[in-house]
Molecule: Glycine riboswitch aptamer
RNA sequence: GUGAUGAAACCGAGAGAGACCGUGCAGAACGGCGCCGAAGGGGAAUGCAGAAACUCUCAGGUACAAGGAUCGGUUUCGGACG
Repeated sequence: GUGAUGAAACCGAGAGAGACCGUGCAGAACGGCGCCGAAGGGGAAUGCAGAAACUCUCAGGUACAAGGAUCGGUUUCGGACG
């Protein structure tokens, strides 16, 4: 230093699937039957290690809101490297 990988914060974008049925003032909560997969979590060919946007639906979700993997931008930490 016009500084890498990585991490954090903020901003923006961000899908899918019943505003189902019963109780209930209720789009809350509880129970039931379906459905979704992009918080998180689990799984795997083989003896060990070891994944995913694959898979399972435990969790979560299924009008709005909230959340949301991932992507982009800004700032900060850090300091591979020159």